Record summary:
The RNA shown here (glmS glucosamine-6-phosphate activated ribozyme aptamer) has 189 nucleotides. It was read from a public genome assembly, where an Rfam model found it. It matches the Rfam family "glmS glucosamine-6-phosphate activated ribozyme aptamer". Gene Ontology terms of the family: catalytic activity and regulation of gene expression.
Parts: sequence; structure tokens; C1' cells
RNA sequence: GCCCUGUCAUAAGCGCCAGUGCCCGCCGGGGAACUGCGAGAGCCGGAAGGUUCAGUGCGACCGGGCGGGACGACGAGGUGAGGGGAGUAUCGAAGGAUUCGGCGGGUGCCCCUCCGUGCCGCUCCGGGUGCGUACACAGUCGGCAAAUAUGCGGGUGACCGCAAAACAAAGGGACUGUGACCGGGGAAC
Repeated sequence: GCCCUGUCAUAAGCGCCAGUGCCCGCCGGGGAACUGCGAGAGCCGGAAGGUUCAGUGCGACCGGGCGGGACGACGAGGUGAGGGGAGUAUCGAAGGAUUCGGCGGGUGCCCCUCCGUGCCGCUCCGGGUGCGUACACAGUCGGCAAAUAUGCGGGUGACCGCAAAACAAAGGGACUGUGACCGGGGAAC
């Protein structure tokens, strides 16, 4: 320096899987309602063939056991520091249902302390209140996603990976409007 193997990290709408449902293999069972294949028998026919019965061997179907596997929320937005608490933590998309069910966590919520910041014409201090690179509410405008679907590839399969394009809402942004303190010191006039 190269190659191989293993472990850790490359997760915060994030991670995980023991239930249910799904796929594959094996085993054994059910039933004859359905009838794809086959063994057998009868009938019609010159033949081709048709038809009936019977059976449950294979398949399909139904349910069971064992083993293995796949899926199990699609993105957008969201964290001042520390501590505590509760528990279905914002927004839309797809689909017509496993995005089922469950576990853990978490930037959301509530409380306390501290820091920062908006609100008294300016500045500083104390308190109040809202907020968290930073005031709230309302309206208008404009912009922004991934999955699904499609195509390609992988897998027996459930399903998985990749590619290019389209389409949200909330928050945030711009603009407009309305509203957002009291005391003390200082500066300037």
C1' cells in the first nucleotide's frame, strides 16, 4: 500500500418488533360444494370424441404445526441553558387500508431557575408581559416535499433499491392593519 472479515458511528416524524395480517419451504389433516391434471370403471360412437360415475393421488381450496423471510408512517416544520412533570407532541400527502398493534425515544406542552430579546420617543437599572436570533393577532401575496403512481433493476415471492417528473398544509418570508407597560436614574431638546 492492497484485499477480506467483524464491531462502532453515519437515526429525533426517529429507532425497534415478540402480536395480528402477508410471503416461501416442509409436514400432517379436512372436504367433495368447485373441478385444472391424472389413475380406474360404465355408457354413446365406425372413429375422432362426447358423457356419467367413482376416487382424493397431484394441484387448487380450507384450517393446523414447524422453519425461514418480508412489511410494520410519506415527507414538511420544529431545540437559548439547566432541572422537574404529564402523556395519542405540529402540519399536510397517499391509500381505502398493516400508515394495524405494541415498545423505546423525541426539538411540542406545563412548572421552576438563569440568559437573551420585543413592548415605556433615546439609553441604563428594577419589576411586568410576550417571545427564543427573538412581540402577538388578523388579512393579502408569493415560494417550498416525499411517498404513492410510472420506468429500470434485484428477489421464487411477500417485497426491496434506483431514476426523472408532478402535486400539499402548517410554520417561516414579504406587505398591510390592529394591538402590545409601570417605576427610577441619565442623555438630548

The prediction has a mean pLDDT of 77.